[in-house]
RNA sequence: GCUGCAACAACCCCGUGGAUGGGGGCUGCUUGAGGAAUCUGAAAGCCUUAGCGCCAGUGCAUCCGCUGCAAGC
Numbered sequence: 001g002c003u004g005c006a007a008c009a010a011c012c013c014c015g016u017g018g019a020u021g022g023g024g025g026c027u028g029c030u031u032g033a034g035g036a037a038u039c040u041g042a043a044a045g046c047c048u049u050a051g052c053g054c055c056a057g058u059g060c061a062u063c064c065g066c067u068g069c070a071a072g073c
Stems, first nucleotide, its partner, number of pairs: 001073003004069003012059001013057001015066007022058001024055003028052003032049004
C1' cells in the first nucleotide's frame, strides 16, 4: 500500500462523518384529497390519506470519506 474486518461498546448488535432511497414518530403546517357519523341542510370536530417541515442508536439497503486492527497479501 491492497484486500478483509470492527477488537474497543453498561446483555447481544452497533468504529466514525456524510449522501441517496425506503421505514418510524410529531399534543407540526396546509381554503390539499377521501370517508363515516351527526344534521332540515351545513360548518366545526373525528378517521384515513397526500405533500411539505421537523425529530432520532432509523437493529433497512446502497454509496463516498475518515479512524482502528485480533486477518491475509